[in-house]
Molecule: Bacterial RNase P class A
Organism: Desulfatirhabdium butyrativorans
């Protein structure tokens, strides 16, 4: 200079003026609601997506099996996870370093466009080659000069052989030689490579080295499947409990022409309707309370442990609302950036300070709570590597 990687913080500060909200206390007012002053709490790294796993609450459930999701290299960590840490292992990358649904294709079904002959019991178009027919041209002979016999044969054709060459594809049955063959082939040897396997050595372990055998099997399982392993359902609008009202229901009192109740009206008289009236229970709608925020918390020192993580001791309590509060102007300072003066360095490009003056500052927002993943973001900051280039 270009890259790579990793961390861990911040998300402006202080001050004034007006507000919202949750607690406590003291006060006024009041049947009750409420109304004021004072201290004091008041979003976030993602509160977000709701995409995993839990806690926690109800509903389910003797066991065990089928279906049906769901996870899929080891090992460790976790309260669990599909998460994370360290490592294998394949794989991009010159390299730091990144990416991986990364268990079986020799259990069995299946699938594979377009091109090619031939996509899986491989295949035979071209090409190569044995045999067979057939044979132009040409030699060699004979000749009645018309043509006849042999030879050698390019080329055609029919029956195999052949995976070495050529083409075809995302993939064509391993790769070099050497030997073999009519011509070829792991057909036979030699080496490499791959896979299975046995010993050895290393490592908890996946896996790696070594040495010795046997084979040379195509891909796909984010196709069906097979193996191992996990999994019951709904989520704080869970859910508890108080309870106006109103219906079902119960019980007990009074009453059904000897007239409860009721309407005319606030009471009595009087008319007129009249078979049900009225207490308690019970039931649970509105509404209230909990649930609710101490918790697998938070900070900070020590210790283990490569890490992820744990463990011990001090310290802290830090929103808890219910259509939902956390805000609005102002004023001075900060930051990064622009642009002018001006100093200083420097041959210059530029680089660094003082001053004035503008500009900008995201993404978003709690709703039962954790523990993660994925996404969106603003402007800096520190480490550590590659590799190139130059003194």
């Nucleotide at each position: 200079a270009a890259c790579g990687u990793a961390g861990g913080g911040c998300a402006g500060a202080c001050g004034g003026u007006c507000g919202c909200u949750g607690g406590a206390a003291c006060c006024c007012u009041u049947a009750g609601a409420g109304g004021g002053u004072u201290c004091u709490g008041g979003a976030g790294g993602a509160a977000a997506g709701u995409c995993c796993g839990a806690a926690c609450a109800c509903c389910g459930c003797a066991g065990g099996g089928c279906a049906g999701g769901g996870u899929g290299c080891u090992c460790c960590a976790u309260a669990a996870c599909g998460u994370g840490g360290a490592g294998u292992c394949g794989u991009g990358g010159u390299a730091a370093c990144g990416c991986g649904a990364a268990g079986g294709a020799a259990a069995g079904u299946g699938c594979a466009a377009c091109a090619g002959a031939a996509a899986a019991u491989a295949c035979a178009c071209c090409g190569c080659c044995u045999g067979c027919c057939u044979g132009a041209a040409c030699c060699u002979c004979u000749u009645u000069c018309g043509a006849g016999a042999g030879g050698c044969g390019a080329g055609g054709g029919c029956c195999g052989g052949u995976a070495a060459g050529g083409g075809u594809g995302a993939a064509a049955u391993g790769g070099u030689g050497c030997g073999g063959u009519a011509a070829g082939a792991g057909c036979g040897c030699a080496c490499c490579a791959g896979u299975c396997u046995u010993c050895c050595g290393g490592g908890u372990g996946a896996c790696c080295g070594g040495a010795g055998g046997g084979c040379u099997u195509g891909g796909c399982a984010a196709a069906c499947c097979c193996c191992a392993c996990c999994c019951g359902g709904u989520g704080c609008a869970a859910g508890a409990c108080c309870a106006a009202a109103u219906a079902a229901g119960g019980a007990a009192g009074c009453g059904u022409c000897u007239g409860a109740g009721g309407g005319c009206u606030g009471c009595c008289c009087g008319u007129c309707c009249g078979a049900g009236c009225u207490u308690c229970c019970g039931g649970g709608u509105a509404g209230g309370u909990c649930g609710c925020u101490u918790g697998a918390g938070g900070u900070g020192c020590c210790g283990g442990g490569c890490a992820a993580c744990c463990g011990g001791c001090a310290u802290c309590c830090c929103a808890g609302a219910g259509g939902a509060a956390u805000g609005a102007c102002c004023g001075u300072c900060g930051u990064u950036c622009c642009g002018c003066u001006u100093c200083g360095g420097g041959u210059a490009a530029c680089c660094g300070g003082c001053g004035c003056g503008g500009a900008a500052a995201a993404c978003a927002g709690a709703a039962u709570u954790c523990g993660g993943c994925u996404u969106a973001u603003g402007a800096a900051c520190u480490g550590c590597g590659u590799u190139g280039g130059c003194c």